[in-house]
RNA sequence: ACAUCGGAGAGUUUGAUCCUGGCUCAGGACGAACGCUGGCGGCGGGCCUAACACAUGCAAGUCAAACGAGCAGUCCUUCGGGAUGGGCGAGUGGCGCACGGGUGAGUAACACGUAGAGAAUCUACCCUUAAGUGGGGAAUAACCACUGGAAACGGUGGCUAAUACCGCAUAUUGACUUUAUACCGCAUGGUAUUUGGUUGAAAGCCUUCGGGCGCUUAAGGAUGACUCUGCGGCGGAUUAGCUAGUUGGUGAGGUAAAGGCUCACCAAGGCGACGAUCCGUAGCUGGUCUGAGAGGAUGAUCAGCCACACUGGCACUGACACACGGGCCAGACUCCUACGGGAGGCAGCAGUGAGGAAUAUUGGACAAUGGGCGAAAGCCUGAUCCAGCCACGCCGCGUGCAGGAUGAAGUCCCUCUGGGGCGUAAACUGCUUUUAUAUGGGAAUAAAAAGAUGGUCGCCAUUAUUGAAGGUACCAUAUGAAUAAGCACCGGCUAACUACGUGCCAGCAGCCGCGGUAAUACGUAGGGUGCAAGCGUUGUCCGGAAUCAUUGGGUGUAAAGGGUGCGUAGGCGGAUUGGUAAGUCAGAGGUGAAAGCCCGUAGCUUAACUACGGAACUGCCUUUGAUACUGCCAGUCUUGAGUCCUGGAGAGGUUACUGGAAUUCGUGGUGUAGCAGUGAAAUGCGUAGAUAUCACGAGGAAUACCCGAAGCGUAGGCGAGUAACUGGACAGGUACUGACGCUCAGGCACGAAAGCGUGGGGAGCAAACAGGAUUAGAUACCCUGGUAGUCCACGCUGUAAACGAUGAACACUCGACGUUGGCCCUGUAUGGGGUCAGUGUCUAAGCUAACGCGUUAAGUGUUCCACCUGGGGAGUACGAUCGCAAGGUUGAAACUCAAAGGAAUUGACGGGGGCCCGCACAAGCGGUGGAGCAUGUUGCUUAAUUCGAUGCAACGCGAGGAACCUUAUCCUGGAUUCAACGUAGCCGGACAGUCUGUGAAAGCAGAUCUUCUUCGGACUGGCUACGCGGUGCUGCAUGGCUGUCGUCAGCUCGUGUCGUGAGAUGUUGGGUUAAGUCCCGCAACGAGCGCAACCCCUACUACCAGUUACCAGCGGGAAAGCCGGGGACUCUGGUAGGACUGCCUGCGCAAGCAGUGAGGAAGGUGGGGAUGACGUCAAGUCCUCAUGGCCUUUAUGUCCAGGGCUGCAAACGUGCUACAAUGGAUGGUACAAUGGGUUGCCACUCUGCGAAGAGGCGCUAAUCCUCAAAACCAUCCUCAGUUCGGAUCGGAGUCUGCAACUCGACUCCGUGAAGUUGGAAUCGCUAGUAAUCGCGCAUCAGAACGGCGCGGUGAAUACGUUCCCGGGCCUUGUACACACCGCCCGUCAAGCCAUGGAAGCUGGGGGUGCCCGAAGUCCGUAGCCUAACCGAAAGGAGGGGGCGGCCGAAGGUAAAAUCAGUGACUGGGGCUAAGUCGUAACAAGGUAGCCGUACCGGAAGGUGCGGCUGGAUUACCUCCUUA
Repeated sequence: ACAUCGGAGAGUUUGAUCCUGGCUCAGGACGAACGCUGGCGGCGGGCCUAACACAUGCAAGUCAAACGAGCAGUCCUUCGGGAUGGGCGAGUGGCGCACGGGUGAGUAACACGUAGAGAAUCUACCCUUAAGUGGGGAAUAACCACUGGAAACGGUGGCUAAUACCGCAUAUUGACUUUAUACCGCAUGGUAUUUGGUUGAAAGCCUUCGGGCGCUUAAGGAUGACUCUGCGGCGGAUUAGCUAGUUGGUGAGGUAAAGGCUCACCAAGGCGACGAUCCGUAGCUGGUCUGAGAGGAUGAUCAGCCACACUGGCACUGACACACGGGCCAGACUCCUACGGGAGGCAGCAGUGAGGAAUAUUGGACAAUGGGCGAAAGCCUGAUCCAGCCACGCCGCGUGCAGGAUGAAGUCCCUCUGGGGCGUAAACUGCUUUUAUAUGGGAAUAAAAAGAUGGUCGCCAUUAUUGAAGGUACCAUAUGAAUAAGCACCGGCUAACUACGUGCCAGCAGCCGCGGUAAUACGUAGGGUGCAAGCGUUGUCCGGAAUCAUUGGGUGUAAAGGGUGCGUAGGCGGAUUGGUAAGUCAGAGGUGAAAGCCCGUAGCUUAACUACGGAACUGCCUUUGAUACUGCCAGUCUUGAGUCCUGGAGAGGUUACUGGAAUUCGUGGUGUAGCAGUGAAAUGCGUAGAUAUCACGAGGAAUACCCGAAGCGUAGGCGAGUAACUGGACAGGUACUGACGCUCAGGCACGAAAGCGUGGGGAGCAAACAGGAUUAGAUACCCUGGUAGUCCACGCUGUAAACGAUGAACACUCGACGUUGGCCCUGUAUGGGGUCAGUGUCUAAGCUAACGCGUUAAGUGUUCCACCUGGGGAGUACGAUCGCAAGGUUGAAACUCAAAGGAAUUGACGGGGGCCCGCACAAGCGGUGGAGCAUGUUGCUUAAUUCGAUGCAACGCGAGGAACCUUAUCCUGGAUUCAACGUAGCCGGACAGUCUGUGAAAGCAGAUCUUCUUCGGACUGGCUACGCGGUGCUGCAUGGCUGUCGUCAGCUCGUGUCGUGAGAUGUUGGGUUAAGUCCCGCAACGAGCGCAACCCCUACUACCAGUUACCAGCGGGAAAGCCGGGGACUCUGGUAGGACUGCCUGCGCAAGCAGUGAGGAAGGUGGGGAUGACGUCAAGUCCUCAUGGCCUUUAUGUCCAGGGCUGCAAACGUGCUACAAUGGAUGGUACAAUGGGUUGCCACUCUGCGAAGAGGCGCUAAUCCUCAAAACCAUCCUCAGUUCGGAUCGGAGUCUGCAACUCGACUCCGUGAAGUUGGAAUCGCUAGUAAUCGCGCAUCAGAACGGCGCGGUGAAUACGUUCCCGGGCCUUGUACACACCGCCCGUCAAGCCAUGGAAGCUGGGGGUGCCCGAAGUCCGUAGCCUAACCGAAAGGAGGGGGCGGCCGAAGGUAAAAUCAGUGACUGGGGCUAAGUCGUAACAAGGUAGCCGUACCGGAAGGUGCGGCUGGAUUACCUCCUUA
């Protein structure tokens, strides 16, 4: 000097947003385990489960300097033996074995932690001090003899020693007792001195003779132990009362010691909501992990304390034990046994079995440290020090470094002759050698004790020995890149992407979620990212989580204010003075063990690790101060609170009495056929007289108007009038008390409706019930009846959307306008101003997620209470408690989901509202639906009936034309294989064609004929190869095209503004329009795509032009614009004009609207066409075309023949023709336009009844060809299955074509079906339209009733927007967003899961009563035995067995309680792509919904009574805003 350094979020509810709220993830940690992988070293760690059972070995001994034997050895010997004996020991004796080591079962306790106390205690060994160590005695083990037993182990007799045992002496400051004095303490009391009495010790051994080691008594110390106390640290109240030695006292016993610790007696206490008792769980702490911290979790290793030692009990010994490797008893288990009886306790170190996901060697050494014994040498020591195993953790090192591009090979990818990635990576060249290997050297840890020598009082000096680890660490040398990389991940969170395979399969997944044929999400590969000798996974803890909130949350609507009041404990509390000093603050002292964390330094090469020092340990205790605040004590005050007086207001409460209106009923009168009821009806009532009406009467219930966003009450609630009794609030006065206050867990009281009990009452209404309707059903809605009930009295129940969804009290914080009750001021008074108390609306600041609240707060603060912590399960189960019952209160868990929810936004939707439009309805005209036929579709059939299109928006659609072809391999059969086609190579040649055979043809086989050339080749056959080919699949991979909403008027953007945001504004509003068309207003201002206009056709005119069109005038001509001619007209086709609400009148601010308006060919977009915004429908099309992917390749390609697409019980769509007289038939006769034509249109002539045929003019077209029909005129038919209608069938033909059988069209003759205007239902059309009539064209050899066009004739109706359908705008509700074809509820049925009840059954722990009672302490003791001492020699004292007693473990038994497990059956609950029945809720959800309660019903649910708005719509009242 340092020890102050510290806070990140993300994913997931929605179409989107903000909020609430849960779930999940990223971080750190671990005594871990599992998977894959694995080079080295250091330091640590290693049964978390069965305190389960244990084989084997070891873990506590030592002392011969306490003692007597014995023995090896040595010496002597007379050989009998003796002496010695430092070595070895069994035994007696001493000390130790109570330490060290293990484990965490028990324990919620003074067990632990911390701070104290012991004046209530003990302490072996050790230290200090003082004194002493005299003299005797009796035994006993070993040993010997005999003897029991299988063994373990004994029994009897005899011998012997001691530091073993016992008396005696002596003795203080010992112990007990006694006398007196002094001092001290909070108290009991203590200390010191003192008088007398009683009593109590000892052991020796060694010696160098100096001494040493012991022993005894006493005092002190140290150490260790014991006891007591304050405070602290778990959960459950679904455990609320517990307690009989219990609480205290007196006395006694007991202990080292206080004490009910034990006993006798006495008293009746003690503990508990500040949580007793009971239950569950748990060793406690220093610390450890995490965290910014506060906290939370945890208690391995190390350290302190406690408890335990197979389970339970007990004592003995001892300084210390009720004793892990001691004892006794009981129990369970194991072992031995001769069956009589014995032995044992690894939670010591190793090790075994078992359990388990899981945890090591039956190692070495006492060298060090420490312990026991010993005088010492030394012995013992699984304590300890080391080694072994294990990536279990932390730390360190390495697996090479530099150069090296042909960017090698290989693999992977791609837009594939090519490019990119792995990648300087490899190869190759050079260098290094940590590590590994080999060889050599080689520690520190060790200094002592002892011995010897010297000095010495102790003791000191000199000299020596000793290493398990270990030939280890370390050092050196040699060789050589040599010996050394994996794991997980790559959809987002979260760093990292492609290919193939798979095809809701296999699988993944922490959350969200991936996978149904193009998967960055599965599996594999390539590549990449992260960490690295490890990496992932699983589990657990903290964090994130402000998600239990002290720091640091909330409760109007998200979860959450108790239904209301009174009030106890508790919490909090006005002004002021003094005191005190408990809280509070400050100083000092003690303690807070060490280790750890932090800081500094040092030691191992570094680090981990370790050592030393410091800081810290936020705590507790003691003490000294301070006194602002809080507390306590004492005093004072009036503003909080209360009292008193005066006054007015009120549906406040209770009781009694009295009214009028109305309903119903009864009686009587009048009176006659209906009444009542509904959407419509019916049930019901009525000719036995109803309803109606009049009069009288009875009875019960409720109180119109007044009556209001008025009043009163704590809430529930309270409404006719009068009286009695009674509560509270308010205003004014300011006399009194003097903080008396606020809140309130438990507690007490009140508490709508329904409901219950007893007794009354009962008019109306009305659950249940009955009947009638409605309906698919209708246990409902509607109707007719109707019982409980509704009413009264007394008692119970105690709940509601008991709501302002807003607890109570106090204070503060802009205003405006109403209203209720008082009071005050005022010069003008039905006025104005002020104030107090209530009650409303709007609003500022502020708050809020928003909505909203806003002096009546949801604002700003204080105090107290209640409540919340994801959704469901569930306000359920069990338990308790209350209740007569119904039920109420309290109130979980398993399991399950990733959400549930609030507010607001945009849409969509509504059997919500407003406005508006459309052939949408209405008003009309004509159809379809009935018939026959045509055509398409479904279905059926078939060898095949190819494929597609399927509500509107498929169905005369693709197809604008299937006999073959078309045509699709749809079916049958026959062929073909690089091929119908392209390119390359090789070979050959012209090929083609023609002919022959076979054949259904294609094809096959053969024959014949046979090139050009610039010599490159062209053309072509064969072979080879690469490409092909496919109307095969996927329109849900696509492009393009198309349909539809819809020619509807909408859809958006930029900037600005508003909003936290999604979003809003603009685009809404008032008008107007066909139109988001335009105008006005406006926090908007502008703009884009749409609308309109610009384009085409048509209607008018002008100009220009005039053939093939035209022909007025002129000429010619028999006739015909035929010719000359004309350019007037029609027409043709170019260019222009014209229409703009431009003009007028009226209305209007304007935009604009109206008019039989004018003018005009045309008038308000003139008519028609083309033109289709942003988007919707995964709409349609892979079979027009194009195209990704997949599939196929002697076939799913290609060719051919025949068949099928045309099949017919039935159904539907679209059409044609009809049913007739507005017609049919016959005859006559008039007028178009669009178009088409040379493989063609075809005049004209002839033939044929006709379809046609045979000839043949003209025309490549304003030139030639192509009958218009209906209409009109005339005749017949005269209302019928017909002179209507034409199907069907028979016969005969024509035409096209290779070919009309399946399967064409047409003609003629004959036949002559259904059908007489069409049920429910449904379609088109608003003017040159509908209707009706014909004509043309495309396709096409032929084949339209279809399609696309053209013209002719030519109507009716529209009051109007209530309703149906569709659409647009605004608004409202919403639980919808795949958007109402939405969402969603309950029963039933099926499967799975957890759980409640249940006759019972089984088990555990605990308690109680009784019985039995081991061991053992204690007590007693007549009987038995007995060495030391006494003795008068009899005996005694004392002791030991025995016996008895108290207590007493285990055991037995009884009745209860409690906790688990299980249980036939049973109850509900949850979950589960496509089950059944209905449709309760969300919109006015089609009967508004919901709450409480009661009854009823398959189910959702229905109904009654009361309540709420968290109900839409419309109207009214009131209030507010602006003027």

A computed fold for a 1523-nucleotide RNA from a Rhodothermia bacterium, annotated as small-subunit ribosomal RNA. NCBI's taxonomy places the organism under Bacteria, Pseudomonadati, Rhodothermota, Rhodothermia. Its mean pLDDT, the model's own confidence on a scale to 100, is 83. The sequence is in RNAcentral, with records from ENA and SILVA. Rfam family: Bacterial small subunit ribosomal RNA. Rfam links the family to the GO terms structural constituent of ribosome and ribosome.